[in-house]
Molecule: small-subunit ribosomal RNA
Organism: uncultured prokaryote
RNA sequence: GGCUCAGGACGAACGUUGGCGGCGUGCUUAUACAUGCAAGUCGUGCGAGAAAGUUUCUUCGGAAAAGAGUAGAGCGGCGAACGGGUGAGUAACACGUAGAUAACCUGCCUUUGAGAUUGAGAUAACCCCGGGAAACUGGGGCUAAUACCGAAUGACGCAUUAUACAUGGAGUAUAAUGUUAAAGGGGGGCAUUUACCGCUUGAGGAUGAGCCUGCGACCUAUCAGUUUGUUGGUGGGGUAAUGGCCUACCAAGACUAAGACGGGUAGCUGAUCUGAGAGGAUGAUCAGCCACACUGGGACUGAGACACGGCCCAGACUCCUACGGGAGGCAGCAGUAGGGAAUAUUGCGCAAUGGAGGAAACUCUGACGCAGCGACGCCGCGUGAGUGAUGACGGCCUUUUUGGUUGUAAAGCUCUGUAAGGAGGGAAGAAAUGCCGGCCGGCUAGACCGGAGCUGACGGUACCUCCAAAGUAAGGACCGGCUAAAUACGUGCCAGCAGCCGCGGUAAUACGUAUGGUCCGAGCGUUGUCCGGAAUGACUGGGCGUAAAGGGUGUGUAGGUGGAUAUAUAUGUCAGGUGUGAAAUCCCUCGGCUCAACCGAGGAACUGCGCUUGAAACUGUAUAUCUUGAGCGUGUCAGGGGCAGGCGGAAUUCCCGGAGUAGCGGUGAAAUGCGUAGAUAUCGGGAAGAACACCGGUGGCGAAGGCGGCCUGCUGGGACAUUGCUGACACUGAGGCACGAAAGCGUGGGGAGCGAACGGGAUUAGAUACCCCGGUAGUCCACGCCGUAAACGAUGGGUACUAGAUGUUGGGUAUAUUGAAAUACUCGGUGUCGUAGUUAACGCGCUAAGUACCCCGCCUGGGGAGUACGGUCGCAAGAUUAAAACUCAAAGGAAUUGACGGGGGCCCGCACAAGCGGUGGAGCAUGUGGUUUAAUUCGAUGCAACGCGAAGAACCUUACCCGGAUUUGACAUCCUCUGGACCGCGACUAGAGAUAGUUGCUUUCUCUUCGGAGACUGGAGUGACAGGUGCUGCAUGGCUGUCGUCAGCUCGUGUUGUGAGAUGUUGGGUUAAGUCCCGCAACGAGCGCAACCCUUGUUGUUAGUUGCCAUCAUUAAGUUGGGCACUCUAGCAAGACUGCCGAGGUUAACUCGGAGGAAGGUGGGGAUGACGUCAAGUCCUCAUGGCCCUUAUGUCCGGGGCUACACACGUGCUACAAUGGUAUAGACAGAGGGAUGCUAAGCAGCAAUGUGGUGCGAAUCUCAGAAACUAUAUCUCAGUUCGGAUUGAAGUCUGCAACUCGACUUCAUGAAGGUGGAAUCGCUAGUAAUCGCGGAUCAGCAUGCCGCGGUGAAUACGUUCCCGGGCCUUGUACACACGCCCGUCACACCAUGGGAGUUGUUCUCACUGGACGACGUUGAGCCAGCCCUUCGGGAGGCAGGCGUUAAUGGUG
Repeated sequence: GGCUCAGGACGAACGUUGGCGGCGUGCUUAUACAUGCAAGUCGUGCGAGAAAGUUUCUUCGGAAAAGAGUAGAGCGGCGAACGGGUGAGUAACACGUAGAUAACCUGCCUUUGAGAUUGAGAUAACCCCGGGAAACUGGGGCUAAUACCGAAUGACGCAUUAUACAUGGAGUAUAAUGUUAAAGGGGGGCAUUUACCGCUUGAGGAUGAGCCUGCGACCUAUCAGUUUGUUGGUGGGGUAAUGGCCUACCAAGACUAAGACGGGUAGCUGAUCUGAGAGGAUGAUCAGCCACACUGGGACUGAGACACGGCCCAGACUCCUACGGGAGGCAGCAGUAGGGAAUAUUGCGCAAUGGAGGAAACUCUGACGCAGCGACGCCGCGUGAGUGAUGACGGCCUUUUUGGUUGUAAAGCUCUGUAAGGAGGGAAGAAAUGCCGGCCGGCUAGACCGGAGCUGACGGUACCUCCAAAGUAAGGACCGGCUAAAUACGUGCCAGCAGCCGCGGUAAUACGUAUGGUCCGAGCGUUGUCCGGAAUGACUGGGCGUAAAGGGUGUGUAGGUGGAUAUAUAUGUCAGGUGUGAAAUCCCUCGGCUCAACCGAGGAACUGCGCUUGAAACUGUAUAUCUUGAGCGUGUCAGGGGCAGGCGGAAUUCCCGGAGUAGCGGUGAAAUGCGUAGAUAUCGGGAAGAACACCGGUGGCGAAGGCGGCCUGCUGGGACAUUGCUGACACUGAGGCACGAAAGCGUGGGGAGCGAACGGGAUUAGAUACCCCGGUAGUCCACGCCGUAAACGAUGGGUACUAGAUGUUGGGUAUAUUGAAAUACUCGGUGUCGUAGUUAACGCGCUAAGUACCCCGCCUGGGGAGUACGGUCGCAAGAUUAAAACUCAAAGGAAUUGACGGGGGCCCGCACAAGCGGUGGAGCAUGUGGUUUAAUUCGAUGCAACGCGAAGAACCUUACCCGGAUUUGACAUCCUCUGGACCGCGACUAGAGAUAGUUGCUUUCUCUUCGGAGACUGGAGUGACAGGUGCUGCAUGGCUGUCGUCAGCUCGUGUUGUGAGAUGUUGGGUUAAGUCCCGCAACGAGCGCAACCCUUGUUGUUAGUUGCCAUCAUUAAGUUGGGCACUCUAGCAAGACUGCCGAGGUUAACUCGGAGGAAGGUGGGGAUGACGUCAAGUCCUCAUGGCCCUUAUGUCCGGGGCUACACACGUGCUACAAUGGUAUAGACAGAGGGAUGCUAAGCAGCAAUGUGGUGCGAAUCUCAGAAACUAUAUCUCAGUUCGGAUUGAAGUCUGCAACUCGACUUCAUGAAGGUGGAAUCGCUAGUAAUCGCGGAUCAGCAUGCCGCGGUGAAUACGUUCCCGGGCCUUGUACACACGCCCGUCACACCAUGGGAGUUGUUCUCACUGGACGACGUUGAGCCAGCCCUUCGGGAGGCAGGCGUUAAUGGUG
C1' cells in the first nucleotide's frame, strides 16, 4: 500500500429440508393481449312505452285484464377531471422548503342579500320510405321538458368617464352613462300560504387549482463559449390571470469559469438501509407532489381535461369484411402468451370504511373489506417432561488384557396435554338510514331525544370446554488459519475443494464417506446488491526527501488570506420569542390483541426555513489615525549576473619552404590507414576556426536554465550602514505572460578539432557494440521555431518561534595594531557536526524533513499507460491535456540476517608453483555402464558410486531363473488327541534329490492314593499365528559418508533498536587454533581448539624365561654349566615447560636467534569429528510404523545363473628393458599366524607335490628360503636370453563334485607392447619411489584389502593465477539463496483502440411537403325559432375556398 474476511440489511433468487398460527408482503419487457368485470345514476326534469308466462272471454281469427306505467331505449341533469395503475419521459420552478399573487379562477358544500315575470319555435324517441355485408346512416312526418331562444325587471357586478383619499407600485371610496338573469319539481296543510329539493344574480367563507420568486439536491471541461423572439421597450392580440405567451416596430442586448451551451444518467420527497457520528447508498410496500395512458399531434365539452376504460387526424400493430369499408388499445382487478434466476386466484362481498347519483328507499363501486397461493420477511408456539448405569446392544476410535466415546442418550418406570385431530358451545366487528313516539316549532315535516325491530362477505371464524393419545411434527451448514468445532477409512497433483492465504504427487484435522463435535433451528446454506470495517477521498479524520505525490523557473490577473488604535454599523456569529417544518416512520410513556410481531393514544423530536426582539468580543463594512510589515531616499561595497564591440597568447590541423630517411601510427595483441609521388620526428613562415591551462576554492553571481582569457560601453539584481519620507501600499497566486540545458527543425553564413549516421579493420559462435583507422550532419555565428531533462536538495512560496560548536564569504562596530594579520560582537550568504523535537527507517535538525499560520500545485494498489481517441500548440520531430476494456495479489520503501559476486582487504590448505613418480596408449585382473539372457538377484551414481556392500559366487552362500515337492509350515508360543524317553549310530529299496517306505542297535527322570499325573520328546489335528533379502531410507531408530580436525557454533544477564536484530563474537596485534594479549556496553558461560589416552624416540629403576652372552668352562650349534653387565622383553618413573640467554614487540601476547639436550617450540604418528548441511547412504546387518503375500511374494530340493560380450569408463597388476634380464655364490628384518592347525629332519619327483611323523596351544616348535642388495659370469640394443598374454599337451592339490566355473606345476607356444594425445592423480621426510614378508576371509581360490619392516630421494622463489576454506567489509531486484529473469519472432485465443466501409438510434440545421384542429379572411351554395323590415330581404349562422400555425413524412 492494495486485495480478502468476520456485522447488518433485501420486493430477492437458487440448493436442501419443512409442523402450526398471527401480522405484513409478492413481474423484470412503458412487450403483446383471448375472456369476464372495474362508472354510473336520477320516473320527485320530459315525452313515449313492450314482451314472455298467467287469468278471463271467444265467432277459435282473436280480444280483455293483470304483468306494468314494469323492462329496455331516447331527450335532459349530475358524475365520468375522483378513485385505481405505471415511472416511459423529465436535470425542469418537475420536486422540497420558505414566501408572493396589489396579476387569478373555483361545480358540488356553507353564511348572507335580492329575484324567479311573460312568451315563442324546434328536436330525439316514435311512425313511414331508403342506403350499407357490417359499423352506421339519409330523407319525410308527429311530440315534450329543469333542452334551446326572445321580451321585461335588475346592481353592490363589468366597461368608460369624473372626483376625493392613499401607496414604492397596478389600490380604495363616491357619482354618471352603457350593459348582462332565471326553471321548474315532489309533498303537506289548505285555499293562500308554509317548509323542502332545484333555478338566477351578488357579496363572503371553505376547499381545490393556476401563475411568480429566494434557497436546496446527479455525473461530465476529452462540452468553453451560447443566444435572434434571443434581452429590453412601445402599440396590438391572447388568457381566469402576469409575461416575447404571440405579433409589428425600435434599441443591441442577455447568459457564462460561483460552469453558460452541449452530452450522459435519473421521476422528486416524507422516508428506508447502514454508520459511534459526520457521512454513504437507496427511493418496493404506506403517504405527499409530478408525469404518462399503443406512438406523435390537436382541439371540443366542461367549474375543472387538452381527458387511462371521450372525440378528430397521422403512424405502427392486431382483428372483422361481401374488398367497397370498418373495429381496437389491461402502465384498472383477475387472467394469457412471451421474456426471465424469479413474483399469486379468470375467488367472495358491498356486512364495514369511503366514493357517484338520488328527496329517499336504493343502485353502482376488482376503491375497499375478506378469503386463496408462496417459509418471501418479521414475530410467537410446538416436536415432550421427570426418573433411569447391566454405563446394555449397535456404531466409531484405540498397541494390548481391553479401554474410550456416542451416553441419561435408549430401553424401562412415572407424568403432562400446548399445537394438529374428533365432539360440543360460541363472541366482538352493527351502528345508523328507514319505522314508532317525544321535544322545539303558529301548523305539517326536518334537526334533536327516546323506543322496538332489520342488516355479517369473512364464518364449519377467534375464543372456551370435553375426548383420546407420547401418540402426528427436525433439519441445514460447518469443523487447516482467519473462526466456535477432529478422528478413522477411501483417493493419490487423480477425483475434487477454495471468501483470502492455499489444500491434493500413499500415513490429507483442507477432497469423498463414516463416527464424533460446533453453530443456528422451521429453517439452514449459497449467489447477487448496498452500507460498515476502509482514517482506502481523511469536514470530523490522510499525505507529497527515498513508498504514489512539489508545477523547470519567475512575473502577475481573478480569487483566498492579511499589522496597530479608536468610533459607528450589524453581513457572518450568538441569545430570546414566534410561524412553519402534513400524516405515517424513528425515540419515550401508557394502552389493545394470552405474549410478541402488529395496532392505538399521548409526548418528544424533525438538527431546516421565514418573521421579530436583542448582544457587539471576534469577522466583515464605513470613517479617522499610527509605524513595526512593505516601499522610497542618502552613503559604502562584493561579484564568471546580462547584452554589444574590440584585443590576446598557448595548442591542434592545413598550406609553403628548408633539412632528412624508412618507416609512422595504433592496440591486450593486431590490422585497416598514412608513407620512396618522401610520411612520422624537426626548423622557419603563413592561414583558419573553436576553446580560454595556471589562478580555481562544498569560493562568487543569478529566479531557474546557467555564467570563467583581457579591455571598453550599456544594463538588472543584491548586501551593509543611516533612520529622512510614504503610511498596510502586504503574502500567495487558478488562468495569462515571460524566461527556459542539450538534442532537434527552418533560412543564410562558418567549419580547426571533436564527431551520431556511414565505410573499413579487429574481437566474437555471431558483434548491426565495447577497441582501432577514417568520416557526414551537428557542435560555432545571425535571425526564427521547439518547450522538454535524474530541469534534483528527487525537499513550492511567505511569516514567526525553537540549544549549541566549528569552517568559509560580503559588510559594519569595538578593542588593539607595522599589517591586507588577530580577538569580541553584529547583519547577509554558503558548508560540516550536533541538542530538543521529528521520521517506517535511513536521516533532517535556525539553510528543518521541528513547532504553527496563509496561499498555490500534486497523490490515492501494480500492469495496461503518460498509451489510445478527441482538443490545443508545432514546419516537422513531437509536446500538452488524458482514459477504458482486460489482467495480477501483489508492486513498492527503508532496514535485518544469510548466501552470492568474472567486488575489495587479511589469512590458510600438496590449492597453485618447484620437484619425484604415476594414470590416460598395450596385455591381463577386477568393478561399473550398456547389451544380451529363462535368469544374467539386489543395492551404491559428481567430489562423497565404480578391487564399493563382498574379510574371498564350483554345490552351499543365493536373495535370481527352470523344474520337482510342501502348507500351522524350515523356526517360536499356546490347545486337543496319541505314542514314547529324547538324543545318537546305522542298513536296504524307489527317486535327480527333497521325500516316501522297510528295518537294526542303544534308551528315561520326578511324584504317586499304583488308577495315573507332571517334566522332556516324536507323530496327528485345529486355530490363533509363524514366515517374507516383498514395497516405502521421502514415515523412522541406529549406524555411516561429506563439508572438515575447517575454527567455528551458541547461551544467560545487561545494554541498545518500534521491530527483524545487534552488542558480546567487531577493532589493534598474535597463533595451527574464537590460541593468547590489549582495548571496548558489556560481563560471564557452554559445545568445539588445546591438554588429559595409545604408540614411537632418550634415560633410570624393578624383573631375568622360552630372551641375552662381556668374563669362565663346554658344544657342530647360547648346545650346556654359569651370569643378568649388555641387547631385548614389560611394568613403574624421569624428561620439554618458550623453563634459560639475547633481540624485536606496547614493560603484553608472541616471534626470531642461541645455549643445553636423545628430543625445541602442538617432537613424529594414532584415537578423538562442535552447531549444522546434503529429504546424502542403508527397510538386503539389526530394530521398526504403514502397506502388501498367506496351498504363496513362505519353506525344501536338483540343475542353471550371478563368471554372458560388439562396446564404453574407473581402479589395479605386469611390462616395454642394460640403474636391466639370466645364472651361480653370499648377507641383513619387522610384525604376525598355528590344534578339523602350523609342521621339522629325512626320502621320492624337473616341479606343483607326495611320503614321513619330530616338535609346538608356542619370546622354546613351526610357517620361514626375506627380497631389493653384494660379488662373479653372461646377454649388447634386437620385438631381443626384453615382455609374458594366448593356446596345446601332461600333471599336482583341495573338495561329494573343478564341464559351464578353481589354484598351482612341467614341457611347448611366444600376442600386444619400443614410455603412451587431449587431459588427469598422489606425495613435503624416514615421506615419495622401490623391495619383499605376514594376516583376515578361507576346504580350495588374492594383481584386492589390512598390516610389517628393508633401501631411501628431489623440491618449495613465492601467493599473481586455478580449486576449497576462514574473518572483516561492500553491492544485490538472490532466500529452493547465482539465483532471479528480459526482449524479439511464429501460431492460436480474449479484451480494447484504429480501419476502406456497412447498419441502427437520438438530437440539431437547411429545403420540401402539409392531415386534423384553432385563428384570420372570404363565403355567389345552404338556414326553423329569436332581432329589424319597405316582407323583397337584412342582420346572424353553416358548409365550402384561401391564408397563418403545424404533426408524422421526404431530400441533404